[in-house]
RNA sequence: GCCUUUGUGGUGUAGUGGUCAACAUGCUCGACUCGUAACCGAGAGGUCCGUGGUUCGAUUCCCGGCGAAGGUA
Numbered sequence: 001g002c003c004u005u006u007g008u009g010g011u012g013u014a015g016u017g018g019u020c021a022a023c024a025u026g027c028u029c030g031a032c033u034c035g036u037a038a039c040c041g042a043g044a045g046g047u048c049c050g051u052g053g054u055u056c057g058a059u060u061c062c063c064g065g066c067g068a069a070g071g072u073a
Base pairs, nucleotide, nucleotide: 001072002071003070004069005068006067007066010025011024012023013022018056027043028042029041030040048065049064050063052062053061
């Protein structure tokens, strides 16, 4: 250089063309407790970028860019 795969809360993952994006863990607050932890309740936090395309509608499909992983001369 070329090819393939991939990019989703702090972390690890799931997900679907349909308007509240899910789960686990972590974080904050509350309740409980003599206190801590656990358990319980509530909350904050996310789709890599694009006044690109398709579509009535894109996180999802397509294109380009960037990043990552693997393969190859």
Transfer RNA from Stegodyphus mimosarum, 73 nucleotides, folded computationally.
Its Rfam family is "tRNA". Rfam classes the family as a transfer RNA.
The organism belongs to Stegodyphus, within Eukaryota.